[in-house]
Record summary:
This is a predicted structure of a 1497-nucleotide RNA (small-subunit ribosomal RNA) from an uncultured prokaryote. The prediction has a mean pLDDT of 85. It matches the Rfam family "Bacterial small subunit ribosomal RNA".
RNA sequence: AGAGUUUGAUCCUGGCUCAGAUUGAACGCUGGCGGUAUGCUUUACACAUGCAAGUCGAACGGUAACAGGCCCUUCGGGGUGCUGACGAGUGGCGGACGGGUGAGUAACGCGUAGGAAUCUGCCCUGAUGUGGGGGACAACCUGGUGAAAACCAGGCUAAUACCGCAUACGCCCUACGGGGGAAAACGGGGGACCUUCGGGCCUCGUGCUGAUAGAUGAGCCUGCGUCCGAUUAGCUUGUUGGUGGGGUAAUGGCCUACCAAGGCGACGAUCGGUAGCUGGUCUGAGAGGACGACCAGCCACACUGGGACUGAGACACGGCCCAGACUCCUACGGGAGGCAGCAGUGGGGAAUAUUGGACAGUGGGCGCAAGCCUGAUCCCGCAAUGCCGCGUGUGUGAAGAAGGCCCUAGGGUUGUAAAGCACUUUCAGCAGUGAAGAAAUGCUUAAGGUUAAUAACCUUGAGUCUUGACGUUAACUGCACAAGAAGCACCGGCUAACUCCGUGCCAGCAGCCGCGGUAAUACGGGGGGUGCGAGCGUUAAUCGGAAUUACUGGGCGUAAAGAGUACGUAGGUGGUUAAAUCAGUCGGAUGUGAAAGCCCCAGGCUUAACUUGGGAAUUGCAUUCGAUACUGUUUGACUAGAGUACAGUAGAGAGAAGCGGAAUUCCUAGUGUAGCGGUGAAAUGCGUAGAUAUUAGGAAGAACACCAGUGGCGAAGGCGGCUCUCUGGACCGGUACUGACGCUGAUGUGCGAAAGCGUGGGGAGCAAACAGGAUUAGAUACCCUGGUAGUCCACGCCGUAAACGAUGAGUGCCAGACGUUCGGGAAAUUGUGCCCUUAGUGGCGCAGUUAACGCGUUAAGUUCUCCGCCUGGGGAGUACGGCCGCAAGGCUAAAACUCACAGGAAUUGACGGGGGCCCGCACAAGCGGUGGAGCAUGUGGUUUAAUUCGAUGCAACGCGAAGGACCUUACCUGCCCUUGACAUCCUCGGAACCCUGCAGAGAUGCGGGGGUGCCUUCGGGAACCGAGUGACAGGUGCUGCAUGGCUGUCGUCAGCUCGUGUCGUGAGAUGUUGGGUUAAGUCCCGUAACGAGCGCAACCCUUGUCCCUAAUUGCCAGCGGUUCGGCCGGGAACUUUAGGGAGACUGCCGGUGACAAACCGGAGGAAGGUGGGGAUGACGUCAAGUCAUCAUGGCCCUUAUGGGCAGGGUUACACACGUGCUACAAUGGCCGGUACAGAGGGUUGCCAACCCGCGAGGGGGAGCUAAUCCCAGAAAACCGGUCGUAGUCCGGAUUGGAGUCUGCAACUCGACUCCAUGAAGUCGGAAUCGCUAGUAAUCGCGGAUCAGCAUGCCGCGGUGAAUACGUUUCCGGGCCUUGUACACACCGCCCGUCACACCAUGGGAGUUGGUUGCACCAGAAGUGGGUAGACUAACCUUUGGGAGGUCGCUCACCACGGUGUGGUCAAUGACUGGGGUGAAGUCGAAACAAGGUAACC
Repeated sequence: AGAGUUUGAUCCUGGCUCAGAUUGAACGCUGGCGGUAUGCUUUACACAUGCAAGUCGAACGGUAACAGGCCCUUCGGGGUGCUGACGAGUGGCGGACGGGUGAGUAACGCGUAGGAAUCUGCCCUGAUGUGGGGGACAACCUGGUGAAAACCAGGCUAAUACCGCAUACGCCCUACGGGGGAAAACGGGGGACCUUCGGGCCUCGUGCUGAUAGAUGAGCCUGCGUCCGAUUAGCUUGUUGGUGGGGUAAUGGCCUACCAAGGCGACGAUCGGUAGCUGGUCUGAGAGGACGACCAGCCACACUGGGACUGAGACACGGCCCAGACUCCUACGGGAGGCAGCAGUGGGGAAUAUUGGACAGUGGGCGCAAGCCUGAUCCCGCAAUGCCGCGUGUGUGAAGAAGGCCCUAGGGUUGUAAAGCACUUUCAGCAGUGAAGAAAUGCUUAAGGUUAAUAACCUUGAGUCUUGACGUUAACUGCACAAGAAGCACCGGCUAACUCCGUGCCAGCAGCCGCGGUAAUACGGGGGGUGCGAGCGUUAAUCGGAAUUACUGGGCGUAAAGAGUACGUAGGUGGUUAAAUCAGUCGGAUGUGAAAGCCCCAGGCUUAACUUGGGAAUUGCAUUCGAUACUGUUUGACUAGAGUACAGUAGAGAGAAGCGGAAUUCCUAGUGUAGCGGUGAAAUGCGUAGAUAUUAGGAAGAACACCAGUGGCGAAGGCGGCUCUCUGGACCGGUACUGACGCUGAUGUGCGAAAGCGUGGGGAGCAAACAGGAUUAGAUACCCUGGUAGUCCACGCCGUAAACGAUGAGUGCCAGACGUUCGGGAAAUUGUGCCCUUAGUGGCGCAGUUAACGCGUUAAGUUCUCCGCCUGGGGAGUACGGCCGCAAGGCUAAAACUCACAGGAAUUGACGGGGGCCCGCACAAGCGGUGGAGCAUGUGGUUUAAUUCGAUGCAACGCGAAGGACCUUACCUGCCCUUGACAUCCUCGGAACCCUGCAGAGAUGCGGGGGUGCCUUCGGGAACCGAGUGACAGGUGCUGCAUGGCUGUCGUCAGCUCGUGUCGUGAGAUGUUGGGUUAAGUCCCGUAACGAGCGCAACCCUUGUCCCUAAUUGCCAGCGGUUCGGCCGGGAACUUUAGGGAGACUGCCGGUGACAAACCGGAGGAAGGUGGGGAUGACGUCAAGUCAUCAUGGCCCUUAUGGGCAGGGUUACACACGUGCUACAAUGGCCGGUACAGAGGGUUGCCAACCCGCGAGGGGGAGCUAAUCCCAGAAAACCGGUCGUAGUCCGGAUUGGAGUCUGCAACUCGACUCCAUGAAGUCGGAAUCGCUAGUAAUCGCGGAUCAGCAUGCCGCGGUGAAUACGUUUCCGGGCCUUGUACACACCGCCCGUCACACCAUGGGAGUUGGUUGCACCAGAAGUGGGUAGACUAACCUUUGGGAGGUCGCUCACCACGGUGUGGUCAAUGACUGGGGUGAAGUCGAAACAAGGUAACC
């Protein structure tokens, strides 16, 4: 520090996710030791049991228990407070600290800095006093009540308990005269003196009293800071202030009476929600963000609520009273209790420990002290909960062992790892030694102080007796053994780490993207590897990354985002200059910013964690001193901003009134006759009752042609005939004046298109709704005919629009040239021309900017000021609430839930019922077919034991199959074989092989006979056959979606790419586009491109012309012969054969074109513009076809899915389709006669002549290994005859009979022949196919396969046309361009209702609960006031009583509780609304292309 994820790819925006650190954690697997921290985050839920606050006899009366002494004793015991001590009690101090918890609290609660009107026990400083009296109450005793807890009555008694008196300053009050107010003693020691023998007295110590000062602690007040919500906007009556009084330690509405009417709030009051605050902790570069466990400071609380008492301090955790809930005891009358102290229990929960030891240390309470108490604390135990440290061995060891795993079978890896050898012993174990934590106190004693004192006491020193929970301590030494000690997660990318097997969209994984549908590095297991390591992972949570709330540090034209627009309040901000001030700002000093923590430097534990000391830091606040540039404030001045006056200018700027013409419609009248109107085409509609058309007149309403213009005006919405009137703003010019008056603008206010609403008018045209007609599968639409609201006017509402420049307002600055509108100016004219300038309004464009597109002085550049707005998509601009509105609705505005995207710009494709250009038998023009019939053949379907399998739009269907009776054959039935029909290896035997008998359907089985080969180094070997064993064979079994190869198709279409360069952030572009041209990316020109490759073309074959060479089996012109047949001699001319050449290149001429390429026409030529045909198929597409040609990975079968045999099937047949053949006839059929090919094939073959048969054919055998012989008579054609439009002399299916041939065998199931039979069919619906010339059509011939079998296929020649105006349309294709929400690419994408399932949510008659406001009732305990009913020790007294007090009663306040009525929150609710999600549901087809009616608001 970044990475993954939107796309085919790209850049951007933007969310989601990951890598890091952390935790009081939990869970899973695993677990050796030590140190050190930490450990109920949940129910402030309920608690059994024990302990957690006592102590003092040196305050007191005393003696229940224990010990000792003394006395008595009947030896049981009793007495005696005498001593140590001490239960209970009085009294003092402490229980307000320490310990726990975080419920409440948004507050002066906390933090920080200050303040004045206060108190402060114990402590400290320096001073004062401590005199003299009195009356009670506990304990105790007696009696009583009660189950208990406890209580009542009477009697006795002490004090440092209580109350007076005296004295009292520096205290308090005061009217300044005065008045008031205190105490307590106890203990140690002691010389003289006194004594009632208790003591007094002296002294010391500790107390006590009043006042003062301090320290500490506490109370109070203030500035500033301190969470979220405005869908909480107004709150407040003791409220705000004053005066008097009360109250408090103290200020204060703290309380009360009266007076005034204030106080708080947009700088967020009030209300609601949440929360203890802080030092700090975690994270982060920091700024920040989150948190507030442990430790420390403050606060609050102690079962819930209220209350006071005591006290220095409490409204009190282990105190009291009352109310409530709960639990326990009870004799039912009544009582008791409060673990949020330490342990512990139940419960809750994912989850958190011992009912331990000790006061040894530190600290606290009491005490003179010893000491006692102390669940504070120190220790132990439990827990890998965290952090830190250590160990589980070290060295050597290659035969690279065995085993495992993988394998291309060679090997690789685990791996020096192990074993083996040598060594060490930390830790744990056992045994021993053994620190530090302990210093004090006490006692003895010395010196000093104090004192009358050598007592006592205090300080210091010496000596001495003791004190350790931890503890089997730490540490050290010894002993023995490698001995006791390694796991967890991960391995597709992010992210370090790969293979095998299993599984087969199953099981499962997953943080995101995503894996899994038979070859999964992603699931599970194994091997291996990577990471960390006594831990490792997961989950949860926080910060980070996230510049993803942006102060540091973001944005708003199109991604989310500028308010419709202006005016203007608060606020923010503001020109030049001088002076003052010093608030901001800057600097210094002081105080504070607790300690701990963080950081730095040292020190202590072997190290570290941990800990000790010092420093730094604590960015803050306050006070004070200074600086004065800038900002602020105050004062003065200025004119450049802003404004005013004056002279002008342009304008659909606004309001009101009046006027005008054209057009539409209607009415009246005339002319006139059958239609008009409307559409894609029609119909509805109007019209013979006279329309439309036309003429004249009239009425009414609305809108203003031309001018008219990226022209003008206005803030925006918007504004358009003409005249007049009233009125706002702008601009220009020059002069004068004011003197910063400016800009922006939350809340607010005005204006604000269209539609809509209300009231009243008006209503010509247009026109939602509605009606009818069409269209359509439907058509609640688009189209047509009508037509009402509305559109118009007046007044009043509404307040929204894609209210758009999708661009807030203002200011300055930063290149230009070109147009246009309104002004002004200069020079100067022939000029309506040119130049300068202000203000507008446009199209380009530099710099700059932007993700790009684009913007660019009218900024989206660059500064400053202010406002508004945004923070992933959906849910949703919705719900609820509030405000506004007559309503419609508007404004404000969420959440649950859900997804991993949504989006912007640009790129390449593809597509379009987009455009342009071009091509093709694509259409058109023609010819002939198919679709109808019969048959053949293939397919589907059906059937079957089987009808083997494959091919399925074009591009499957006379296809694989160039030929299924058996074989083929893969299918079915049955019978057999198991190393096998076939290959290699091993062993044994035998030559191989030939002939043959029997059984059987055959395979096969059982036999018989013949036969002894080849090579040899004599050992044997090579073939071949049989048997046996195991390795293995075998499979037309599966996967063409694992593959190779081959093939089809787009398409013989003209395209597809690359290198370098250039442009672009990039995907990419350029080149390859453009202008021409071509069959062609063919060529030329232009050109940021220049070149190149694969394609095109050419090179190849064939055919068409000529030449050369050669001449047998071919040929025969000329010559000769002839049996008249190139037959023979001969010839080499011709044809032909087969080798080689020539020829054609837009080469030549003319025209067009751009001087090009090229095109058009012509000449010559056998052939002319690629002459015809063929072969040749770019990058790629279709997971196209083929595992059944072959090859091949993987899987599967192995006495069978292999192999053999026989028979059957692939040939079935209600039906449907494709491809063909033959026809329907006269351009024909039949009969007779007569011509002319080419290319092939032939020895297991072709087969002549001749003979037989009506014929298929049979016999026969010549010739031919082929330019020689044979197949082999070509047919249509031509000539002649006949038939005469008919189911025929057409047509030949079907069937019967008889035969021929092939073959082992023609039943299922061959072909052919003859005789007989003579079906459908009279030119074929919708639709559809081929063909542009030697082509279509038509005619026959040959070949492959093959024993036989062709209407199929592949070839061959004969005869031989018609038509093409042309490119509008259909189909396919190419190039350019455009739009796109498509990229699996239009067979795309995608919307809404309905149906089903699930989820969250709104409404909802209500119901339940929490909280709260108001009104009222009620009123415990308590405090305060009143009262005088009862009672009353201290003081006063005139002895009557009084003062005072207690109880009672009562008033005020008030908790709980209750009633009524509201607010609010939550839960729930029949039913209901929309929303979201969900592989294959329904209906349509709204959007994306002109999306088929442009879309959108």